Background
Model confidence (mean pLDDT): 85 of 100. c-di-GMP-I riboswitch aptamer from Rehaibacterium terrae, 88 nucleotides, folded computationally. The source organism's lineage runs through Bacteria, Pseudomonadati, Lysobacterales, Lysobacteraceae and Rehaibacterium. Rfam family: c-di-GMP-I riboswitch aptamer. About the family: GEMM was predicted in a large-scale screen for bacterial structured RNA regulatory elements.
[in-house]
């Protein structure tokens, strides 16, 4: 340095949920929690997918469909960037 993640070791984050907080929501954020993670670190400023609001048609109680705006999520996928150990 490039592959791998079996072997360990040392460490590392936190679903769901409970609790205060923001937000129209999606969802964030901090506590506590501990289901999982070889990147369960970062990028939503590269593709998708989801899912949230507004607006427009069409349809119409409500729901639904399709078109556009803006905002969410990296713990939804692919990508990219960085990195602990160690095997080869």
């Nucleotide at each position: 340095u490039c592959u791998c993640g079996u072997c360990a070791a040392g460490a590392g984050c936190a679903c769901a949920c409970c609790c205060g907080g923001c937000g129209u929501g999606a969802g964030c954020c901090g506590g506590g929690g501990c289901c999982g993670c070889a990147a369960a670190g970062c990028c939503g400023a590269c593709g998708g997918a989801u899912g949230c609001u507004c607006c427009c048609c069409g349809a119409c109680c409500c729901c639904c469909g399709g078109g556009g705006g803006g905002g969410a999520u990296g713990g939804c996928c692919g990508g990219g960037c960085u990195g602990c150990c160690g095997a080869g």